[in-house]
Context: one part of a larger RNA
Formats: sequence, C1' cells, structure tokens
RNA sequence: UGACGGGGACCCGCACAAGCAGUGGAGCAUGUGGUUUAAUUCGAUGCAACGCGAAGAACCUUACCCAGACUUGACAUGCAGAGGAAGAUAGCAGAAAUGUUAUCGCCCUUCGGGGCUUCUGCACAGGUGCUGCAUGGCUGUCGUCAGCUCGUGCCGUGAGGUGUUGGGUUAAGUCCCGCAACGAGCGCAACCCUUAUCACUAGUUGCCAACACGUAAUGGUGGGAACUCUAGUGAGACUGCCCGGGUUAACCGGGAGGAAGGUGAGGAUGACGUCAAGUCCGCAUGGCCCUUGUGUCUGGGGCUACACACGUGCUACAAUGGCCGGUACAGAAGGCAGCAAAGCUGAGAAGUGGAGCAAAUCCGUAAAACCGGCCUCAGUUCAGAUUGUAGUCUGCAACUCGACUACAUGAAGAUGGAAUUGCUAGUAAUGGCGUGUCAGCAACAACGCCGUGAAUACGUUCCCGGGUCUUGUACA
Repeated sequence: UGACGGGGACCCGCACAAGCAGUGGAGCAUGUGGUUUAAUUCGAUGCAACGCGAAGAACCUUACCCAGACUUGACAUGCAGAGGAAGAUAGCAGAAAUGUUAUCGCCCUUCGGGGCUUCUGCACAGGUGCUGCAUGGCUGUCGUCAGCUCGUGCCGUGAGGUGUUGGGUUAAGUCCCGCAACGAGCGCAACCCUUAUCACUAGUUGCCAACACGUAAUGGUGGGAACUCUAGUGAGACUGCCCGGGUUAACCGGGAGGAAGGUGAGGAUGACGUCAAGUCCGCAUGGCCCUUGUGUCUGGGGCUACACACGUGCUACAAUGGCCGGUACAGAAGGCAGCAAAGCUGAGAAGUGGAGCAAAUCCGUAAAACCGGCCUCAGUUCAGAUUGUAGUCUGCAACUCGACUACAUGAAGAUGGAAUUGCUAGUAAUGGCGUGUCAGCAACAACGCCGUGAAUACGUUCCCGGGUCUUGUACA
C1' cells in the first nucleotide's frame, strides 16, 4: 500500500421488511447430469452452465456411428507432359456415391498459340484434429457500481503519501465550503434515439368538420386542408418563479403555473481493472499432429435412447370458473419461388378459386371484456395426459422421428414439505397479436406489440451484494 475480520462508523440496492404472483407437489414441453448405446457429435458447469452456442437435428444441416467408394483430391494457385470440349439425354449395374454403353457436342487466332476442360506427375490442397494455460477479435461478470489515474509542487531515507481526506450535499469523485496543494485525463452528467404537449410546413395511398351527390350500407364520389394521422423542422423544463430551511453556499421541503417538475419515462451508452472467466466448433492465428487418411463423397442410423436426479417453462387442479349464442375495441411487424380476398366443397385440418397487392392503397375474426342462457361443488359440462381409428398439409421421403384435424378414450391433478424466485406503476398479474429462423415443424422458446390493470414500502435491527472513512492482523 492492499486484502481479509462471526471489528467499528456512515451510506446505497426489490438486499431485507410490507405486499402481489409464482417455483418446489401433478401431467407435458425443453435443457442438463447420469445411465445406456455401434454412435447417442462437440462445447457451456456457483452467482456469471442447464428453453445456453442452436433465429428451426426426418435427408441436408452433421461435426458422431455402420457400410460402400475416392486419393493432386469436394475447394485454391502454379509448373511440366499427353489429350479433348465441358456437358446434355437415354439405357444398364448399384442403396447411392459411382461405373459403363449409345446418341448429340467447342470458341478465339497474327496459325506460334490462347481460353475452357480431362488424364498423368510435381509443388501443394484439406482437417469442426489438439492446445482459449501460446494468441487476436468478440463476449460474460463485479456494475451503470462511482470509482480509476496523471502532470507539476509539497512531505517521506524508501515503499509511498498528499491531491481523492475533512464539514455539508447529491443518483453520482454531483456540487459547495475548507485544506500543501494547484490543475488535468478516463468514468458520472449532458450531447444521441423513442415516448408524453403544442406550433409551423406538407396532404396521398391516410383523414372527413362544414357544403353537395349517391347507397341496403361504407369517405363510396365531387370536394375540403379544419380534425386524426403520417414525418420533417421548431418550441417547451432551466430549481426559471414564490415561500420556508440552510453558512449570504451547494442543496433540501412546500407551492404556483404547466401536457410534463426537479435525472419527466424508457433505451443506447459499461472507466482502470478482476475472474490464466468463456470461445482454436463463427472468424482469424502461433505451435503440435494426420496426409490412400484425423481429408473427401454417398446410403442408412444417431444427435429424439430411459430405472433415475436437477434447472427453465407451459397446462391445470375450477364458479373472479367451464360451455353455448350475440356484440365491441388494438398496436407493431411481414408479404412476389411471396401475402392471398370474395365465391364454391368439406364436420374440420384443408381443398378449389384466383380478385387485389413490390403495398399508409391489397392480404389477415384480436382475445380477455360486455350482454343473455346452461352447469351448482362433483374428480364434475373441471382438467386434458395417454391410447385407438380415420384423415389433411409440407416435402424425393414423415418407420425410427413432423405439424395439424375429426371421432372415440379420459391418466395424474383437490393449490403443493424443507426451501426458493420475480416485481415499486402503465410496473406485477392477466389477455391475445406479430416477427425472425423456416419446404414443413416438435415455438409451450426467443424477440417485439398492444388490451385490461393492482397491492405495498413503518423502516434499515437482521440476511445478501456494493461504496467511503477508520481500526486489528502470525496474510501478500
């Protein structure tokens, strides 16, 4: 000087407390451990691995296993030699890769050759093989915590200290005051984006107040530029104003006006560093290793196994509910190898159909909610696992191993032990909708969007994590 303490002081955080909803029990989905297996590819492992890499494992993917093949190679560049198009179609063998047969089949040229390509040979290719403890890059984490340092000066033999400590204050090393310090840098804040109010500009594909036309009805039409909205430019919030407190300070409490008030709300943004944290299987890369195989191609299988254990979720156990009928209101996205309307067929998945739309123009029922009816506390008109049968769709192909539909079947489950998680407001809880990946889909995931919309916070003694000062130390 640090680190540590079941030392001290002060302070903060959904850390506790106060609340609400859960997890832990059941079934299923998904990931992991274990076990099994020819293989169940590999990685991730306290917080910070476990719906993680994977924004899509039937083939492909695919790295694993079995089998069949190839050896200058599936891919790149160059050299030498020899040839010829490459390839397309059809037949045969084969699981395919591949082999073979038949037919068709080159261009430019200064005539030297060149382009393209096959074969032979040589340099070389190739490796998701090893090492993340050789590395770059990127990422997680402490933590959006308020810290981490430097120059000069001063103090100290020196390590080092001071500044950065102290008194206040703040979300903040934020600011004020003081001070052997005076300044500065990286962080904080602000500048950026979204959102909340208003004005101006613009007015189609969006809008419709007034006027007119028209319809069963609809901005449907003429028209309008008010409103909504769209999207560009501005305004607006700064403790600016008032009162009180405070050291005449920083600042704090209250108030006015205001759409918004003291960081308005949310996002992006992550200091010096820590964990030899993670990643050689995104990519790059040193070294090592393989080179008729640890490379490459193909068929099939596996990654989907199942006594069991754990994590994360979904659905429930019902009456604040279930079922039936009727009625209403979104936002944000996506669409041409695409989104697809009306109509028709089907009980349905869906089929047919193809209007319209490269889209503010066309496409797609929001659901909870509300109104009425039935059920009356029961393993039920709760719950839907499992299984059987019949189908639909995608796709060469749904056996291993897809999703969906209909009928039948109708398991566990009566609110869950010890323990444990999230959340402070348009939040939790709850309801649906969309997107990426994608032929299809194991999505109940992830990322977004809107609807309905709470309860509680006395307080900081305690648990956890963190910050500052101080103290002890057989630690560095």
Record summary:
RNAcentral holds the full RNA, with entries from SILVA. The part of an RNA shown here (small-subunit ribosomal RNA, 3' major domain) has 476 nucleotides and comes from a metagenome. Its Rfam family is "Bacterial small subunit ribosomal RNA".